[in-house]
A computed fold for an 86-nucleotide RNA from Ligilactobacillus hayakitensis DSM 18933 = JCM 14209, annotated as Bacterial small signal recognition particle RNA. Rfam family: Bacterial small signal recognition particle RNA. The literature on the family includes a 2003 paper in Nucleic Acids Res by Rosenblad et al., "SRPDB: Signal Recognition Particle Database". NCBI's taxonomy places the organism under Bacteria, Bacilli, Lactobacillales, Lactobacillaceae, Ligilactobacillus hayakitensis.

RNA sequence: GCCUUAAGACAAUGUUGUCUUUACGAAUCGUGUCAGGUCCGGAAGGAAGCAGCACUAAGUAUUGUACGCAUGUGUCUUAAGUUAUU
Repeated sequence: GCCUUAAGACAAUGUUGUCUUUACGAAUCGUGUCAGGUCCGGAAGGAAGCAGCACUAAGUAUUGUACGCAUGUGUCUUAAGUUAUU
RNA backbone atom coordinates (compact mmCIF):
# COMPACT_ATOMS: atom_id res chain seq x y z
C1' G A 1 0.00 0.00 0.00
C1' C A 2 -4.22 -3.69 -1.38
C1' C A 3 -8.12 -6.53 0.72
C1' U A 4 -11.43 -7.97 4.89
C1' U A 5 -13.79 -6.90 9.57
C1' A A 6 -15.51 -3.66 13.63
C1' A A 7 -16.83 1.16 15.60
C1' G A 8 -17.98 6.27 14.77
C1' A A 9 -19.33 10.62 11.67
C1' C A 10 -21.65 12.67 7.41
C1' A A 11 -24.63 11.70 3.28
C1' A A 12 -28.01 8.61 0.04
C1' U A 13 -32.39 5.61 -0.42
C1' G A 14 -36.77 3.92 1.76
C1' U A 15 -40.37 4.27 5.53
C1' U A 16 -46.41 8.28 7.15
C1' G A 17 -44.02 5.91 13.09
C1' U A 18 -44.13 10.99 15.71
C1' C A 19 -44.62 16.13 15.14
C1' U A 20 -46.05 20.12 11.93
C1' U A 21 -48.99 23.13 7.60
C1' U A 22 -53.52 23.28 4.99
C1' A A 23 -58.16 21.31 3.38
C1' C A 24 -62.25 18.08 3.91
C1' G A 25 -64.94 16.01 7.72
C1' A A 26 -71.11 14.62 12.65
C1' A A 27 -78.06 10.72 9.23
C1' U A 28 -77.57 9.31 14.70
C1' C A 29 -75.06 8.60 19.80
C1' G A 30 -70.27 16.56 19.86
C1' U A 31 -70.53 21.98 21.20
C1' G A 32 -72.57 26.78 20.13
C1' U A 33 -76.30 29.69 17.70
C1' C A 34 -80.97 28.20 16.90
C1' A A 35 -85.43 30.66 11.39
C1' G A 36 -90.05 28.05 11.34
C1' G A 37 -92.94 25.52 14.54
C1' U A 38 -94.09 23.34 19.78
C1' C A 39 -94.94 23.88 25.18
C1' C A 40 -95.89 27.01 29.87
C1' G A 41 -98.19 31.85 31.03
C1' G A 42 -104.08 36.43 31.34
C1' A A 43 -99.84 39.19 29.82
C1' A A 44 -94.75 40.44 30.25
C1' G A 45 -91.78 36.79 29.32
C1' G A 46 -89.71 31.88 29.74
C1' A A 47 -88.54 26.56 28.38
C1' A A 48 -87.24 22.60 25.31
C1' G A 49 -85.52 22.39 20.52
C1' C A 50 -86.05 20.24 14.33
C1' A A 51 -83.79 22.20 9.87
C1' G A 52 -79.78 25.48 8.60
C1' C A 53 -75.06 27.67 9.83
C1' A A 54 -70.42 27.87 12.53
C1' C A 55 -66.54 25.50 15.41
C1' U A 56 -64.45 21.05 15.78
C1' A A 57 -63.77 15.14 17.34
C1' A A 58 -62.66 10.35 15.30
C1' G A 59 -60.75 9.98 10.56
C1' U A 60 -59.06 11.02 5.25
C1' A A 61 -55.82 13.65 2.17
C1' U A 62 -51.79 17.12 2.03
C1' U A 63 -47.18 20.14 3.56
C1' G A 64 -41.94 19.76 5.43
C1' U A 65 -34.07 22.15 4.97
C1' A A 66 -38.38 18.54 11.07
C1' C A 67 -37.63 14.17 14.54
C1' G A 68 -37.37 8.85 14.64
C1' C A 69 -36.51 3.99 12.35
C1' A A 70 -34.33 0.69 8.61
C1' U A 71 -30.04 -0.72 5.12
C1' G A 72 -26.17 -6.44 0.49
C1' U A 73 -25.78 2.08 -0.80
C1' G A 74 -21.47 5.96 -0.74
C1' U A 75 -17.31 8.78 1.47
C1' C A 76 -14.12 9.78 5.53
C1' U A 77 -11.63 8.71 10.43
C1' U A 78 -9.74 5.13 13.98
C1' A A 79 -8.44 0.10 15.33
C1' A A 80 -7.52 -5.09 14.28
C1' G A 81 -6.40 -9.14 10.83
C1' U A 82 -4.34 -11.13 6.12
C1' U A 83 -1.00 -10.38 2.21
C1' A A 84 2.95 -7.99 -0.96
C1' U A 85 7.13 -4.78 -0.98
C1' U A 86 11.00 -1.89 1.44